[in-house]
RNA sequence: UUUGAUAAUGCCAAACCAUUUGCGAAGGUGGGACGGAAAGCUACGGAUCUCAUGUUAGACUGCCGAGUUACCUAAU
Numbered sequence: 001u002u003u004g005a006u007a008a009u010g011c012c013a014a015a016c017c018a019u020u021u022g023c024g025a026a027g028g029u030g031g032g033a034c035g036g037a038a039a040g041c042u043a044c045g046g047a048u049c050u051c052a053u054g055u056u057a058g059a060c061u062g063c064c065g066a067g068u069u070a071c072c073u074a075a076u
Stems, first nucleotide, its partner, number of pairs: 001075002004072001011036002016031006034062001040068003044065003048059003051054001
């Protein structure tokens, strides 16, 4: 540097349920696992969504891309 979810040690946690925050999209906590090799972090570009449609809006990174950090196996 590349590779691997059909290795190992581990990690994260969809839908749904309970509860909670928010006008809302949606978020937090607990349970639960559809999946993931960055499903770690950043709202930077695009897409989508929400509302009071904006002097300054907001949500979403497990939609796509980008930036950045990193465990282990194997190869060089």

Notes
This is a predicted structure of a 76-nucleotide RNA (c-di-GMP-I-GGC riboswitch aptamer) from Sulfurovum sp. Model confidence (mean pLDDT): 80 of 100.